A computed fold for a 352-nucleotide part of an RNA from an uncultured bacterium, annotated as small-subunit ribosomal RNA, central domain. The RNAcentral record of the full RNA draws on ENA. The prediction has a mean pLDDT of 87. Rfam family: Bacterial small subunit ribosomal RNA. Rfam links the family to the GO terms structural constituent of ribosome and ribosome.
[in-house]
Context: one part of a larger RNA
RNA sequence: UUGAGCGUAUAGGGCUCAUACGUGGUUGAUGGAAUCGGACCUGCAAUCUUGGGGCUUAACCCUGAGCGUGAUUUUCGAUACGGGUCGACUUUAGGAAGGUAGGGGCGAAUGGAAUUCCUGGUGUACCGGUGGAAUGCGCAGAUAUCAGGAGGAACCCCCAUGGUGAAAGGAGAUUUCUGGGCCUUUCCUGGCCCUGAAGAACCAAAGCCUGGGGAGCGAACAGGUUUAGAUACCCUGGUAAUCCCUGCCUGAAACGGUGGGAACUAGGUGUGGGGUCCAUUACACGGGUUCCGUCCUGUAGGUUAUGCUUUAAGUUCCCCCCCCGGGGAGUACGGCCGCAAGGGUAAAACUC
Numbered sequence: 001u002u003g004a005g006c007g008u009a010u011a012g013g014g015c016u017c018a019u020a021c022g023u024g025g026u027u028g029a030u031g032g033a034a035u036c037g038g039a040c041c042u043g044c045a046a047u048c049u050u051g052g053g054g055c056u057u058a059a060c061c062c063u064g065a066g067c068g069u070g071a072u073u074u075u076c077g078a079u080a081c082g083g084g085u086c087g088a089c090u091u092u093a094g095g096a097a098g099g100u101a102g103g104g105g106c107g108a109a110u111g112g113a114a115u116u117c118c119u120g121g122u123g124u125a126c127c128g129g130u131g132g133a134a135u136g137c138g139c140a141g142a143u144a145u146c147a148g149g150a151g152g153a154a155c156c157c158c159c160a161u162g163g164u165g166a167a168a169g170g171a172g173a174u175u176u177c178u179g180g181g182c183c184u185u186u187c188c189u190g191g192c193c194c195u196g197a198a199g200a201a202c203c204a205a206a207g208c209c210u211g212g213g214g215a216g217c218g219a220a221c222a223g224g225u226u227u228a229g230a231u232a233c234c235c236u237g238g239u240a241a242u243c244c245c246u247g248c249c250u251g252a253a254a255c256g257g258u259g260g261g262a263a264c265u266a267g268g269u270g271u272g273g274g275g276u277c278c279a280u281u282a283c284a285c286g287g288g289u290u291c292c293g294u295c296c297u298g299u300a301g302g303u304u305a306u307g308c309u310u311u312a313a314g315u316u317c318c319c320c321c322c323c324c325g326g327g328g329a330g331u332a333c334g335g336c337c338g339c340a341a342g343g344g345u346a347a348a349a350c351u352c
Base pairs, nucleotide, nucleotide: 003324005322007306008305012320014202016200017199022194025089026088027087028086029085030084035078036077037076038075039074042070048066049065050064051063052062053061054060093189094188095187096185097184098183099182100181104178105177107175108174110172111155116150117149118148119147120146121145122144127136164169207248208247211244212243216242221237222236223235224234259319260318261317262316263315264314267297268296270294271293272292273291274290275289276288277287278286301308325352326351327350334345336343337342
C1' cells in the first nucleotide's frame, strides 16, 4: 500500500479550536486544462501467430505478412459528470429582531445545621469501642446536659428515569461581569460549508513548587485485636494530603468501552424547553400538532451472538485517528517535554 475492520474479540485520539490537504447545495452561460473518441508518425532484432520455401521427415533454418492491445509528436472533434471562469438562487451556514430554560463560567459578600476545641454552670463514675475484646479517655472531674465563644470544611430536604457544559465537570441562598443553547418571525448576507495531519487552549483524582490554613477525615507511621503467621481486614491514635494563593504535571474503566458532519428508513408510552390550534368568560389544567433535547419499548434491517434500532451498531456519502497472532513491551535506545515523579514517540533479538 491492498484487503478486512474499530460497542463487548486487536482497534475511536480525553475534549475542543484551527492551518495545510481532502470534500462540497440548486441553476444558467463560457472555455476545453483534466477526461473521452478519431487521424498522422512510430512501435529494433529475436520470440509468438500465419502463408510459402530448405535440410529424407521433425525439431531447426530462410522468407512474406500479422501481432505487439502501447508510448510519443502533431492535429481534428465531444462536453454529461468533476474541476476553472463569469452570473443567478436559497434549502447548508451565518447575522438581525423578539422571546425563553438552565447546579454553564469567573469574582465578591453572606446563612444555618453538624463535628471538634476552649470557657463557665449542673452532675458523678465511668465513657468509648467490638463478633467478642483490648489499646485509649476519665476523680487533675470525663461521658451526659445547659449557656457562651473560636475555627475550618461541606452544603440535609427540594433532587428527578430531570436540567446544563466541548469534555473534564458543575448544587446552601444573594449578587457583579460573562459564554453557549433552543424557539418564533422569514427581515438580511448568499455556499461563506464539513472534516482536520502539524499546531494551540482546556483537562478529575493523585503528585510537585511558594506562602497560608488545618475542624472533620486520613496514605505513611504507632499501638491494640484477630491469626499458624497478619507488614491486612476490625479498633484507638495520627503525619502528609484533602482547603486557599502562584506556577507546574497531563497519565484515568478520561466509558455510551460507540470519532465528527450530512441525508434517508414503521410505530408506541414518557419526560425537559419553546411555538401554534382546539377547548375555557379568563387563568390554570386538558387534547391535537410542530421544532429542539433526553429515557424506555419495538418493526424492517443488519449483527458470531449479546444486543442496536430515526439519539443505529440499519441504508449511503465526506474527512480524520487507530488495528493486523501471544509473549518480549507500551519496554530498551535516541532525540523531545518536565523541578521531580514521570510523560509522549517507539523497536529488535529471542521464544511459543